This is a predicted structure of a 74-nucleotide RNA (transfer RNA) from an Acidobacteriaceae bacterium. It matches the Rfam family "tRNA". Rfam describes the family as follows. Transfer RNA (tRNA) molecules are approximately 80 nucleotides in length. Rfam classes the family as a transfer RNA. Lineage of the source: Bacteria > Pseudomonadati > Acidobacteriota > Terriglobia > Acidobacteriaceae.

RNA sequence: GGUCGCUUAGCUCAGUUGGUUAGAGCGCCUGCUUCACACGCAGGAGGUCGUAGGUUCGAGUCCUACAGCGACCA
Numbered sequence: 001g002g003u004c005g006c007u008u009a010g011c012u013c014a015g016u017u018g019g020u021u022a023g024a025g026c027g028c029c030u031g032c033u034u035c036a037c038a039c040g041c042a043g044g045a046g047g048u049c050g051u052a053g054g055u056u057c058g059a060g061u062c063c064u065a066c067a068g069c070g071a072c073c074a
Stems, first nucleotide, its partner, number of pairs: 001073007010026004019057001028044005050066005
């Protein structure tokens, strides 16, 4: 330098044929429970869906460029 893949909550990851409100587990916060902690139960907060454009009535999902990470080729 080239090809391919990945990027979604603090972490690890889902997300169907593009369809209106974006999810799970763990973690975090509050309450209950306990002498206390842990476990358990109930509730809650937390997202510019990597960035910028494009297509579309509508984009996490399709297209392009760029950035970061990884693999392979040279």